[in-house]
RNA sequence: GCAGCAUCUCAGGCGAUCGCGCGUUUCUGCGCUGCAGGGCGCGAGGAAAGUCCGGGCUCCGUAAGGCAGGAUGCCGGGUAACGCCCGGUGAGGGAGACCUCGAGGAAAGUGCCACAGAAAUUUAAACCGCCCAGGCCGCUUUGGCGCCCCGGGUAAGGGUGAAAAGGUGGGGUAAAAGCCCACCGCGCGGCCGGUAACGGUCGUGGCAUGGCAAACCCCAUCCGGAGCAAGGCCAUGUAGAGGAGCGUUCGAGGGCUGCCCGCCCGAGCUCCUGGGUAGGCCGCAUGAGGCGCUCGGUAACGAUCGCCCUAGAGGAAUGACCGCCAGCACGCAUCGGGCAACCGAUGCGUGCAACAGAACCCGGCUUACGAGAAGCUACGACC
Numbered sequence: 001g002c003a004g005c006a007u008c009u010c011a012g013g014c015g016a017u018c019g020c021g022c023g024u025u026u027c028u029g030c031g032c033u034g035c036a037g038g039g040c041g042c043g044a045g046g047a048a049a050g051u052c053c054g055g056g057c058u059c060c061g062u063a064a065g066g067c068a069g070g071a072u073g074c075c076g077g078g079u080a081a082c083g084c085c086c087g088g089u090g091a092g093g094g095a096g097a098c099c100u101c102g103a104g105g106a107a108a109g110u111g112c113c114a115c116a117g118a119a120a121u122u123u124a125a126a127c128c129g130c131c132c133a134g135g136c137c138g139c140u141u142u143g144g145c146g147c148c149c150c151g152g153g154u155a156a157g158g159g160u161g162a163a164a165a166g167g168u169g170g171g172g173u174a175a176a177a178g179c180c181c182a183c184c185g186c187g188c189g190g191c192c193g194g195u196a197a198c199g200g201u202c203g204u205g206g207c208a209u210g211g212c213a214a215a216c217c218c219c220a221u222c223c224g225g226a227g228c229a230a231g232g233c234c235a236u237g238u239a240g241a242g243g244a245g246c247g248u249u250c251g252a253g254g255g256c257u258g259c260c261c262g263c264c265c266g267a268g269c270u271c272c273u274g275g276g277u278a279g280g281c282c283g284c285a286u287g288a289g290g291c292g293c294u295c296g297g298u299a300a301c302g303a304u305c306g307c308c309c310u311a312g313a314g315g316a317a318u319g320a321c322c323g324c325c326a327g328c329a330c331g332c333a334u335c336g337g338g339c340a341a342c343c344g345a346u347g348c349g350u351g352c353a354a355c356a357g358a359a360c361c362c363g364g365c366u367u368a369c370g371a372g373a374a375g376c377u378a379c380g381a382c383c
Base pairs, nucleotide, nucleotide: 001379003377004376005375007373008372009371010370012325013324014323015322017320018319020043021042022041023040024039025038027037028036029035030034045355049366050365052364053363054362055361056360057227058226059225060224065260066259067258069223070222071221072220073219074088075087076086077085078084089103090101091100092099093098104218105217109216110215111212112211113210127158128157129154130153131152132151134149135148137146138145139144166184167183168182169181170180171179185207186205187204188203189202190201191200192199193198231282232281233280234279241273242272243271244270245269246268253265254264255263256262289308290307291306292305294303295302296301327352328351329350330349331348332347333346334345335344336343337342
């Protein structure tokens, strides 16, 4: 200098003019338990997005038991909780810094492995091949060689495929094969280390029963439902109208709960015709809150102490305009550093200035995106 990896910070600042929302006020005025004005304070995000997870909160009287359904799935820790975060183990990817994981069970059962290929059944199977015996023909130096037929042996070589009866090497064989041996791999057992997942080492063994569970399934753990359009309060108004069915403790209907069971409430419930209303207030911003020092912990995070209060609209407020500065890119000029490649500063000019707007709140994940900071990996050049 170029390329990459993973983390952190900010999300422009200041001023003037005009215009907004909330809170507060022993200020001013008025039509006075309110309204208007003034003063003071505050007024979108790091993702507010997605609505994918987990909760707080509200209601369902109690949230028991079973089934169904759903989710998670290596070990340990964090957290209110989680499918999240941290650390570790194992596997895979990358030259590396680092990244990813669909990580329980295939000997409980069922199912699938298309096409290609001889064969995708554990027993198998043989396309091209390799070897042996027999026969016919041809050649021949009478050792034998070649083609074809038939029989037997084989799966080491080649082909197909994602995958073909463990891999590499040697011995052995007519040719071959764990047939035998060494190492690796796999199963079993002992010892050591680790909280554990797991790792190391020694011994031994048949040398063999493929893959897929993000296929159904089995196992372990967890899950009551609905949701701020939850849920309350006040006011107004009509016609507490008409008809039909069922029922009143021998229980219609309803609730918990998708279903069963069980338990509970219960005198009214359901349908049709017709009429009135859609307003106001609360919920609504003090929280598993934010920031800082110290301590503990590898870390996530936790604890003590101290400081702070940081939107609450209601068709939806924080805007418009002007000036200056900051930021980034390019160009020009000057200066400085350096051997050089290059780096930096100042001035001038031009351009850019991202993604994007709360609506009950919080903890995560995912996605979109501008600028800066230091760290690590690899390559190149110079000293």

Predicted 3D model of a 383-nucleotide RNA (Bacterial RNase P class A) from a Myxococcales bacterium.
It was read from a public genome assembly, where an Rfam model found it.
It matches the Rfam family "Bacterial RNase P class A". The family's RNA type in Rfam is ribozyme.
Of the family's consensus pairs, 98% are formed in the model.